[in-house]
Molecule: small-subunit ribosomal RNA
Organism: uncultured bacterium
RNA sequence: AUCCGGACGGGUGAGUAACACGUAAGCAACCUGCCUAUCAGAGGGGAACAACAGUUAGAAAUGACUGCUAAUACCGCAUAUGCCAUGAGUAUCGCAUGAUACAAAUGGGAAAGGAGCAAUCCGCUGAUAGAUGGGCUUGCGUCUGAUUAGCUAGUUGGUGUGGUAAAGGCAUACCAAGGCGACGAUCAGUAGCCGGACUGAGAGGUUGAACGGCCACAUUGGGACUGAGAUACGGCCCAGAACUCUUACGGGAGGCAGCAGGUGGGGAUAUUGCGCAAUGGGGGGACCCCUGACGCAGCAACGCCGCGUGCAGGAAGAAGGUCUUCGGAUUUGUAAACCUGUUGUCGCAGGGGAAGAAGAAAGUGACGGUACCCUGUGAGAAAGUCACGGCUAACUACGUGCCAGCAGCCGCGGUAAUACGUAGGUGACAAGCGUUGUCCGGAUUUACUGGGUGUAAAGGGCGCGUAGGCGGACUAUCAAGUCAGUCGUGAAAUACCGGGGCUUAACCCCGGGGCUGCGAUUGAAACUGACAGCCUUGAGUAUCGGAGAGGAAAGCGGAAUUCCCAGUGUAGCGGUGAAAUGCGUAGAUAUUGGGAGGAACACCAGUGGCGAAGGCGGCUUUCUGGACGACAACUGACGCUGAGGCGCGAAAGUGUGGGGAGCAAACAGGAUUAGAUACCCUGGUAGUCCACACCGUAAACGAUGGAUACUAGGUGUAGGAUGUAUUAAGCAUUCUGUGCCGCCGCUAACGCAUUAAGUAUCCCACCUGGGGAGUACGACCGCAAGGUUGAAACUCAAAGGAAUUGACGGGGGCCCGCACAAGCAGUGGAGUAUGUGGUUUAAUUCGAAGCAACGCGAAGAACCUUACCAGUGCUUGACUAUAAACAGGAAUAACUAAGAGAUUAGAUUAGCUCUUCGGAGCUUGUUUACAGGUGGUGCAUGGUUGUCGUCGUCAGCUCGUGCCGUGACGGUGUCGGCUUAAGUGCCAUAACGAGCGCAACCCUUAUCGAUAGUUACUAACAGGUCGAGCUGAGGACUCUAUCGAGACUGCCGGACGUAAGCCGCGAGGAAGGUAGGGAUGACGUCAAUAUCAGCACGGCCCUUACGUCCGGGGCGACACACGUGUUACAAUGGCAGGGACAGAGAGGAGCCAGGCAGCGAUGCCGCGCCAAUCCCGAAACCCUGUCUCAGUUCGGAUUGGAGUCUGCAUACCCGACUCCAUGAAGCUGGAUUCGCUAGUAAUCGCGCAUCAGCCAUGGCGCGGUGAAUACGUUCCCGGGCCUUGUACACACCGCCCGUCAAGCCAUGGGAGCCGGGAGUACCUGAAGUAUGUGACCGCAAGGAGCGUCCUAAGGUAACAUCGGUAACUGGGGCUAAGUCGUAACAAGGUAG
Repeated sequence: AUCCGGACGGGUGAGUAACACGUAAGCAACCUGCCUAUCAGAGGGGAACAACAGUUAGAAAUGACUGCUAAUACCGCAUAUGCCAUGAGUAUCGCAUGAUACAAAUGGGAAAGGAGCAAUCCGCUGAUAGAUGGGCUUGCGUCUGAUUAGCUAGUUGGUGUGGUAAAGGCAUACCAAGGCGACGAUCAGUAGCCGGACUGAGAGGUUGAACGGCCACAUUGGGACUGAGAUACGGCCCAGAACUCUUACGGGAGGCAGCAGGUGGGGAUAUUGCGCAAUGGGGGGACCCCUGACGCAGCAACGCCGCGUGCAGGAAGAAGGUCUUCGGAUUUGUAAACCUGUUGUCGCAGGGGAAGAAGAAAGUGACGGUACCCUGUGAGAAAGUCACGGCUAACUACGUGCCAGCAGCCGCGGUAAUACGUAGGUGACAAGCGUUGUCCGGAUUUACUGGGUGUAAAGGGCGCGUAGGCGGACUAUCAAGUCAGUCGUGAAAUACCGGGGCUUAACCCCGGGGCUGCGAUUGAAACUGACAGCCUUGAGUAUCGGAGAGGAAAGCGGAAUUCCCAGUGUAGCGGUGAAAUGCGUAGAUAUUGGGAGGAACACCAGUGGCGAAGGCGGCUUUCUGGACGACAACUGACGCUGAGGCGCGAAAGUGUGGGGAGCAAACAGGAUUAGAUACCCUGGUAGUCCACACCGUAAACGAUGGAUACUAGGUGUAGGAUGUAUUAAGCAUUCUGUGCCGCCGCUAACGCAUUAAGUAUCCCACCUGGGGAGUACGACCGCAAGGUUGAAACUCAAAGGAAUUGACGGGGGCCCGCACAAGCAGUGGAGUAUGUGGUUUAAUUCGAAGCAACGCGAAGAACCUUACCAGUGCUUGACUAUAAACAGGAAUAACUAAGAGAUUAGAUUAGCUCUUCGGAGCUUGUUUACAGGUGGUGCAUGGUUGUCGUCGUCAGCUCGUGCCGUGACGGUGUCGGCUUAAGUGCCAUAACGAGCGCAACCCUUAUCGAUAGUUACUAACAGGUCGAGCUGAGGACUCUAUCGAGACUGCCGGACGUAAGCCGCGAGGAAGGUAGGGAUGACGUCAAUAUCAGCACGGCCCUUACGUCCGGGGCGACACACGUGUUACAAUGGCAGGGACAGAGAGGAGCCAGGCAGCGAUGCCGCGCCAAUCCCGAAACCCUGUCUCAGUUCGGAUUGGAGUCUGCAUACCCGACUCCAUGAAGCUGGAUUCGCUAGUAAUCGCGCAUCAGCCAUGGCGCGGUGAAUACGUUCCCGGGCCUUGUACACACCGCCCGUCAAGCCAUGGGAGCCGGGAGUACCUGAAGUAUGUGACCGCAAGGAGCGUCCUAAGGUAACAUCGGUAACUGGGGCUAAGUCGUAACAAGGUAG
């Protein structure tokens, strides 16, 4: 040089929504190297080019020129089969064109040799067939968006020609004007497809890693060549496409989405390994060669599977940790240690040692001395992660203190956190565990299986009707759907079932069934369908009849309002909650007469009528639509629904032209109000009316689409018909409409219920959490206003429906209460007492805060109390308890000095017990544990004798069983009627009963009786005194104190009534309807009530002080404000004198008779009484006198003086009382507000607790005197029951809306600016195919060169589209405590 392979194998998924893929078919329209089979053949020539040699250009890559040469390389010639082309015909066949076989004739077309001594082998040429691999065509299937609706010029078809292996607009010329599209074309976005994988009960949903099939791609774009096959990953050419390398700057080179490896990026993904031993591929005749395919090894818990980290024994239940009630009988826990035994997966060492290797033998192993086997030895080297509030298995302590943090959802954390962090313990899984992301499931939450639309999201405003969907009875045929049998296919792998092989499993192998699909074929004919015929019941027509605010046009009418004219007439009218603006002496309103004009049609009138809906209302006429009844003559399924489409469509609004009485947005004025751009009033313009034309929306609602059939009734009403009936009235039946009630059934419930929201069928429309938002952008419609269609970002964990229980209402009904009303006396004005706020202060200790804090804790603040303040002191302490160590000593009492005292210093005197003699008890000092705290938290708590308020002594609050309800803090009972003081009772009743409350039982007062009489009493008898139950005596009376009686609507009458009950100036009775008063306070609310300052107590805090002692001060201040009292303002009184009558209670450091002194407070003396014995005496009242209406003979504050008493204390701050003197305000009290209904209010005094005394006028009790008034329930307040509304449930002191202001977030518009992809037109146009030419080259075949067509990239231009960005601007969302108002929820205070 030649030939074969580099089109396989390997990689990736950019593009592609397509015959790309899947599946099933077709090609009579095709190709196929190597391989298999068969038939036939290989004769004879020729000319070159590499390698090579020489010369030469270049830095290199790479060339150029000259010369030589072979072939199975190249070129002619010969020969050749129906092999190719033309082709008269014949036969057979087929799904059309046609195919197959035969066939006269004409033309065309082959070849190559090599190895071997040879046999022979390997090749070569033509043809036919097969196999394999491909090409083309078609049916069906294959994502999202309609805010993409029209797209298309080679476009659709035809003819001719060209081209291809081959059909074809594949290309070209001409002709025609077609083709696709609502069954979604075009456009935009996204995407390799499938077998399969994950999930799921399934149907489905999601997905396409690995393995397998197909496709596409090889830096980007274009192009052909070679070849059997490519428009070729490791081939070629081109690019003014990007990038990298190199250069001598002229030029060259390159393509890891092959295997390793590197860089970058990233949250993240491995070795520049061994081998061709096996399997497979290519070449070769073969030996062999090539093979990062492949076989192996390495790295990574990345997944799946298997195994281990020991097993047995071992209680002093060790130490340590943790918790603790301080005791642990607690837990870690047989766990550990430990000693003994045992095993050897595993580690280490030694020995042996594969299969994988095939076909007669031999040879051949990367893994690998690996797997595996044996022996020895060693418990030795091997446990973590998450969680522990509920869901969800598993709990304590400490730290922290809405901080730090957690969180899947609900939600934890603000000083006792099982939720944060740590520790101990526990639970779960385990060489893993937890988190994050994604997908499916749960989710019947897109509903085919398998949902809905009255009120939760959802029926179109209504009709006509197109396409489409669905459709009556009978007969016949067909066989598209349907059903059955058979055949083909549905690759393998996967999955399933049954076996087998690695020690098991994962994994692998074998067999089976299956792959729900598609196609073919044979059959069936009930149903659907198609076709044909026939039918009348659906539908329609004809005839007759009556009803109607159905529609359109024209005309007519009366009442009323307003205006104009005239008369009468005079000072107001009008309007409102009340007023004012307004009108009126220029004559209004009122009234009479006449006239004008517009709009609307009282009564009839009716959950009556008509209409498709909107809607329609005086009367008459004309035109006109529909429904209904009767009849059964006609047509013969002509029907139902209805996406788009077309039409109608309240009010308001718009345009043009009219009209305009009343009403009345806007606007103006007057009021109201904090304001009032409102509600109310006076005016008033558009508009309301008419004609024509727009708009096209409403809570256009029955919040209920239309049609058909079926499914208990009852009762009205409107229109018609039939029967019966003597006409009528009526009765019965029936059709159509329109209401109410009510079964079945349905419904979340409410409710619907032949007018369905029931049972079914058909068709249409619509829904899929709330907000953003019916908004933005786009499109369409509109003159505009605006309408129709209609998102997203972002944000929330809800929004919503129906019903329940409460609570609330400027909702309703019934009822009660000194709640109002009727009365009486007060408060608020004055002085004063007291409490509080505020202020002040060194301190004015603390608590209590509407009613329900404020004469409250406090039934006693000069010291004490005392908690506060300034100051002097003390530190194991003022006090209690215990223990230890050391040093002493009884304890203790008294004394001296300093000091304000506490205390400090000192010295002396007096002064122990027991003893087994060791000591013990007791006690002092020092040290240590500790004491102590009226410090904080009543929002950590307890608390019945330490206590407590309120609704409220209101009549309620609940339960069991049953029944009702899907259910609910569910209902019923407990509601209703009557009644009561009462949920008191009666009746009724799906309820029947019961509990806590009510009532009664208890105490007291009023009557009587019995018993008992001392300290009480005294009628009779006796004594006795100035007088006296004083004495004897009595037991009658009063009284005392024990037991009883008595009152129950029992009796009578009455009206009503079933009854309960009610009424009576009834009787009787001391008492009459609960006889009066007290005690007694349901479930609960306020409310986590107040109280840590009575006491107790958990955490926290202080410890020479936040403890404790002391003297002094303060709690008592004082410009002022409030509450509660008291004293008054006077003649119903003050003062003076005289004279009566209680009850209850206290008393020994006490009450005190009586006497004396003092004006008196009081002092001195002193009887009696531990109390029915003594104290013990009321005042108002009555009588007499005086005052005579004044700031007084009222009133007594304040101040001065003098005293008394208590007490450690001269009572200064800071006591009470007495006397003398002084003699303030105040002449009955504004708005307002409190108490009281009978022995009550009012008024009068008395007692007691606390207590040395007392700031007490307070509190708690006691009796004396002793009223007025209540028509009544409209109103205010509070409460109870029933009912109603609710967007409230922390419950109206609720909830909640909008602007504005602040911060953050996403988003729309926006002069513009920047960019992306796709397309169009034109210009230019590389390489290259084709084609024309080819004078040059070649022997020739042919070629170079030049031109033409097409064309990548590029350029220019105008548009459309998508995205980014932007001064500014619009609204939106979110954000504990901003501003303004109060719109909504109750009749929300003007219904919304």